[in-house]
């Protein structure tokens, strides 16, 4: 340096005020957060230069959980088709996956600048939740050191 690997260790953030009620961090008015890899005209630094190196999108491409879906087991109903419910597997199942516009600059704008919008798994609540509580001391995009191998 480089690819494979083994082992380890990391790997998600936010309801503050106010209003109505019997009751709400769930509603309504304000406020507040933003995972992981890309990619990049932004910033910084570094270089004589070419070019380097860090950082830099929730809505621009992709991934993760989660829920659905498919399958496989136990149990439990049953009108014997089936349902329900707990657990195991599946990512070449993407269906929920959500969501972004003006203007400005510019040769170019999803990505920079201003401005104004818009999105957020399943369960549970005295009431409808990105923010509470739960699964979850989990699980996992990935990121790091170590070791080994290889030039």
């Nucleotide at each position: 340096c480089g690819g494979c690997g083994u082992u380890c260790u990391c790997a998600g953030g936010g309801c503050g005020g106010g209003g109505u009620g019997a009751a709400a961090u769930u509603c309504c008015c304000c406020a507040c957060c933003g995972g992981c890899g890309g990619u990049a005209a932004g910033c910084a630094c570094c270089c004589g230069a070419a070019g380097g190196u860090g950082c830099a999108a929730g809505c621009c491409c992709g991934c993760g959980a989660g829920c659905g879906c498919c399958u496989c087991g136990g149990c439990u109903c049953u009108c014997u088709g089936g349902a329900g419910u707990c657990g195991g597997g599946g990512g070449u199942c993407a269906g929920c996956a959500g969501a972004u516009c003006a203007g400005g600059u510019g040769a170019g704008a999803a990505u920079c600048c201003u401005g104004g919008g818009c999105c957020g798994a399943c369960g549970g609540u005295c009431a409808u939740a990105g923010u509470c509580c739960g699964g979850a001391u989990g699980a996992a995009a990935g990121a790091g050191a170590c070791c080994a191998c290889g030039c």
A computed fold for a 151-nucleotide RNA from Salipiger pentaromativorans, annotated as FMN riboswitch aptamer (RFN element). The prediction has a mean pLDDT of 77. It matches the Rfam family "FMN riboswitch aptamer (RFN element)". From the family's description: The RFN element is a highly conserved domain that is found frequently in the 5'-untranslated regions of prokaryotic mRNAs that encode for flavin mononucleotide (FMN) biosynthesis and transport proteins. The sequence was found by an Rfam model in a public genome assembly.